[in-house]
Predicted 3D model of RNase P RNA and transfer RNA as a complex of 497 nucleotides. Rfam match: Bacterial RNase P class A. Rfam links the family to the GO terms tRNA processing, dimeric ribonuclease P complex and ribonuclease P activity. Model confidence (mean pLDDT): 77 of 100.
RNA sequence: GAAGCGGGCCGGACGACCGCUGGCCGCCGGCGACGGCGGCGGGAGGAAGGUCCGGACUCCGCAGGACAGGAUGCUGGCUAACGGCCAGGCGUUACCGGCCGCGAGGCACGGGGCGACGGAAAGUGGCACAGAAAACAGACCGCCACACGCCAAGUAAGUGGUCGCUUCGGCGAUUGCCCAGCGGGCGCGGCAAGGGUGAAAAGGUGGGGUAAGAGCCCACCGCGCCGGUGGCGACACCGGCGGCACGCCAAACCCCAUCCGGAGCAACACCAAAUAGGCAUGCGUUCGGCCCUCGGGCCGUCAGGGCGGUCCGCCCGAGCAUGCGGGUAGGUGGCUCGAGCAGCCGGGCAACCGGCUGCCCAGACGAAUGGUCGUCAGCCGGUUCGCCGGCGUACAGAAUCCGGCCUACAGGCCCGCUUCCACU
RNA sequence: GGACUCGUAGCUCAGCUGGUAGAGCAUCGGACUUUUAAUCCGCAGGUCCCGGGUUCGAAUCCCGGCGAGUCCA
Numbered sequence: 001g002a003a004g005c006g007g008g009c010c011g012g013a014c015g016a017c018c019g020c021u022g023g024c025c026g027c028c029g030g031c032g033a034c035g036g037c038g039g040c041g042g043g044a045g046g047a048a049g050g051u052c053c054g055g056a057c058u059c060c061g062c063a064g065g066a067c068a069g070g071a072u073g074c075u076g077g078c079u080a081a082c083g084g085c086c087a088g089g090c091g092u093u094a095c096c097g098g099c100c101g102c103g104a105g106g107c108a109c110g111g112g113g114c115g116a117c118g119g120a121a122a123g124u125g126g127c128a129c130a131g132a133a134a135a136c137a138g139a140c141c142g143c144c145a146c147a148c149g150c151c152a153a154g155u156a157a158g159u160g161g162u163c164g165c166u167u168c169g170g171c172g173a174u175u176g177c178c179c180a181g182c183g184g185g186c187g188c189g190g191c192a193a194g195g196g197u198g199a200a201a202a203g204g205u206g207g208g209g210u211a212a213g214a215g216c217c218c219a220c221c222g223c224g225c226c227g228g229u230g231g232c233g234a235c236a237c238c239g240g241c242g243g244c245a246c247g248c249c250a251a252a253c254c255c256c257a258u259c260c261g262g263a264g265c266a267a268c269a270c271c272a273a274a275u276a277g278g279c280a281u282g283c284g285u286u287c288g289g290c291c292c293u294c295g296g297g298c299c300g301u302c303a304g305g306g307c308g309g310u311c312c313g314c315c316c317g318a319g320c321a322u323g324c325g326g327g328u329a330g331g332u333g334g335c336u337c338g339a340g341c342a343g344c345c346g347g348g349c350a351a352c353c354g355g356c357u358g359c360c361c362a363g364a365c366g367a368a369u370g371g372u373c374g375u376c377a378g379c380c381g382g383u384u385c386g387c388c389g390g391c392g393u394a395c396a397g398a399a400u401c402c403g404g405c406c407u408a409c410a411g412g413c414c415c416g417c418u419u420c421c422a423c424u
Numbered sequence: 425g426g427a428c429u430c431g432u433a434g435c436u437c438a439g440c441u442g443g444u445a446g447a448g449c450a451u452c453g454g455a456c457u458u459u460u461a462a463u464c465c466g467c468a469g470g471u472c473c474c475g476g477g478u479u480c481g482a483a484u485c486c487c488g489g490c491g492a493g494u495c496c497a
Stems, first nucleotide, its partner, number of pairs: 001420010012376007020043002023040007045395001049406002052404005057264004069260005074088005089117001090115004095111003098107003118255002123253002125249003140195002142191003146187001150184002158177008203221006222244001223242008268333004278324006287300006304316004340359008378391005425496007434449004443480001452466004473489005
């Protein structure tokens, strides 16, 4: 210097002008609420996103117990809490290095990646198809002992061709090939080594053993149990015992341990129009008839009102006023000083914690955070390598606030490890 | 802003206790009819929204995205 892997950080910079938004100060106006002008300093993010976890905060009968339901799940630590983070253990992966091998390939030794990583000897359940048999194992081909009879020659058995039948498995006829008594078939048994099926076949390799076999026996490996040593622990190492019992699935039901009351700032609190409805008080409710639940209702009529002033005519014809309370629109609070940020020091492997000093860093609600120009970075295209032209940035944009996770992202910077190249 | 539900054929939906994806309507072909409709018969048609994981095996179980819809002042 290049490549690969892993991790962390930044995510346009500076200047000028014009705006928007909320804060502070000053002046002016106004009784006040507030308004106007001027000045000063503030104004999106690493994810503000998805709303997936956890908390603060607020309200709901302060929510104690039990059941149901949900979440989490190796160990230790961190934390307000967490399904997050840190450190470690174990497993897994042949990606890089290393080792073994002629090679195909193998080995988890170092590094890197990944792991929803409690329990399958508590119980229930599932394992399609294929296969003889799928968790109570099983016997199709095959291998073998025994008993019984049978088979004598180009014959039985085996294996091809052709034809016919067929329940498609085979069966029959015919014709070849090949060849037996140390054999073949049938029967009744033994076995699980081999073949074959499957994702998975009930420990693996080697040897002994046997009629053939088999943890039947032995060695090593694996597995399980017991003990010891080390470690806070997960676990590791060592020794002994056991002949193997215990396949896989809990992101199947379930069991065990731990945690969780519910809702969410559109929570919640305060102020409070118009209209309608509620309650109280006051005024009004003529006259006649009817009805009942005895306080009102219904019909006609009167006062009164409408048809621009009057008359006739027609229509309406029982409320009106004040106060109170709930509550809507609307307004205000909640609202941003906080598990806060920066620097230094100390503790810890680290996550993180403690101390000191300094700082104040959006708070909107028809929802501000923008626009133009210049210079420089950056990217793209062209190039006569002098430069020229274009883009003005990716993902995206606060809405109660924090800690995380996940997802999106142009371009750039830094660190660690490994390998290669060049130089000393 | 917050709380939830859904995504399977062209359309409307089953299937979700894991084992070859189905139904109705529509499309296409045929029959019937003078013809059309109706009716009958038959065929075709699937990225089970996308990606990853668990499992021998995923539409189904789990995780993460994407897209629709409903409710709350």